Predicted 3D model of a 327-nucleotide RNA (Bacterial RNase P class A) from Ramlibacter sp. It matches the Rfam family "Bacterial RNase P class A". Rfam classes the family as a ribozyme. Rfam links the family to the GO terms tRNA processing, dimeric ribonuclease P complex and ribonuclease P activity. Lineage of the source: Bacteria > Pseudomonadati > Burkholderiales > Comamonadaceae > Ramlibacter. A source record names the gene rnpB.
RNA sequence: GAAGCCCGCCAGACCGCCGCUGGUGCGAUCUGGGAAACCAGGCACUGGAGGAAUGUCCGGACUGCACAGGGCAGCGUAGGAGGUAACACCUCUCCACCGUGAGGUGAGGAUCAGAGCAACAGAGACGAGUCGCGGCGGGCAACCGCCGCGGGUGAAACGGGCAAUCUCUACGCGCAGCAAUACCAAGUAGGCACACGUUGAUGGGGCCCCCAGAGUGUGCGGGUAGGUAGCACCGAGCCGUCUGGCGACAGACGGCCCAGAUUAAUGGCGGUCACGCCGGGGGCAACCCCGGCGCCACAGAAUCCGGCUUAUCGGCGGACUUCACAC
Numbered sequence: 001g002a003a004g005c006c007c008g009c010c011a012g013a014c015c016g017c018c019g020c021u022g023g024u025g026c027g028a029u030c031u032g033g034g035a036a037a038c039c040a041g042g043c044a045c046u047g048g049a050g051g052a053a054u055g056u057c058c059g060g061a062c063u064g065c066a067c068a069g070g071g072c073a074g075c076g077u078a079g080g081a082g083g084u085a086a087c088a089c090c091u092c093u094c095c096a097c098c099g100u101g102a103g104g105u106g107a108g109g110a111u112c113a114g115a116g117c118a119a120c121a122g123a124g125a126c127g128a129g130u131c132g133c134g135g136c137g138g139g140c141a142a143c144c145g146c147c148g149c150g151g152g153u154g155a156a157a158c159g160g161g162c163a164a165u166c167u168c169u170a171c172g173c174g175c176a177g178c179a180a181u182a183c184c185a186a187g188u189a190g191g192c193a194c195a196c197g198u199u200g201a202u203g204g205g206g207c208c209c210c211c212a213g214a215g216u217g218u219g220c221g222g223g224u225a226g227g228u229a230g231c232a233c234c235g236a237g238c239c240g241u242c243u244g245g246c247g248a249c250a251g252a253c254g255g256c257c258c259a260g261a262u263u264a265a266u267g268g269c270g271g272u273c274a275c276g277c278c279g280g281g282g283g284c285a286a287c288c289c290c291g292g293c294g295c296c297a298c299a300g301a302a303u304c305c306g307g308c309u310u311a312u313c314g315g316c317g318g319a320c321u322u323c324a325c326a327c
Base pairs, nucleotide, nucleotide: 001323002322003321004320006318007317008316009315010314012273013272014271015270016269017268018267020048021047022046023045024044025043026042030041031040032039033038050298055308057307058306059305060304061303062177063176064175065174074173075172076171077170078169079093080092081091082090083089094108095106096105097104098103109168110167114166115165116162117161126159131150132149133148134147135146136145137144138143181229182228183227184226191220192219193218194217195216196215202212203211204210235257237256238255239254240253241252242251243250244249275294276293277292278291279290280289281288282287
C1' cells in the first nucleotide's frame, strides 16, 4: 500500500421566531362542557422518537380465570459448563465442516426398543439374491446345497446410514392477553321490591263537569355509551469509577430522573457553521477561494422490559489476518 475479518460509535451542531403535546409549582376555588363521573381554561419553569421505535418471532413482568398431588396427551428445547427474572438469547469451551489466515457456520442426545426411508447405477438398498475362484457334502454326469475369498454397480452391499420421518430419553411449559383488568357511571329496553289502581290509578287540561282508560309512581340492582386508573418519576432504570470473573455478567460507591396519546404530540420558517455533490479559479502538491444545489439512508413510540430478526445514504475509531514492496 492492497484485500479482508471482528468489535464499538455517530445518524448534523448552534441561535432566533411561530406552533403541537406531556409534567411540576402557583392561583380564581372562579368560568365553560357534561345528568354525573370527569374534562378543559391563566402564569412561570420544564420534558418531548429510534438504532432499529420494524417484524410481533421467542422470553418475562403485570392482570384475570383455573389450580392438593401425580400421570397421559399436546407444544417446545437438545455436546459440556456457565450467565440471566427468563429464553429458542448471551458467554467460554469440546467436536465437525468451510476459509491460506484473522475468523465463520452447526436442527451437534439416542439407530442392540420398535417402525419407516434411501434418487441414479446395480442381480440385489436390508426382503431376497448375481458372477468368478477355492474348500466340503450329495450326484454316473449336467448340476445342487453350505462355507470362505474376490470382481462389478454405487454415497453406502449384510458391516451399516438417516432421528430436519415416526419414535425413545432428559428437561421446560396451566389458559388467555392492556380491546388484560379494576373502579365511577347516563339514555333506552328488560328485571326485582313496595305503594296506588275497574269501588277508576293515570292522562287530556291549572281546576270542575266530561271523555279516554289498564296501568301508574317511587326505590334498588346488573350491563352498555361515556369517564378514570392500569400508564410512563423509582426501575430486571440510565451514566461514571472501582472490585471479582478468560468472558457473558455480578457486586460496591457516587450521580441522574429520561417521551407518552387515543382526531393519537414530537413540527415549520430564517440565519451561521459543519458535511456531501456539481461548476469555475489558484497552487508542484497537500490544499485553499468563489458560486449553485442538498441537508440526506432505513424509518415514527402506543402496557412495559430482555432478546433475536429484517431495513439502512454515508462516516469515524480500535484489535487482528493475508499478500506485495521498502528499510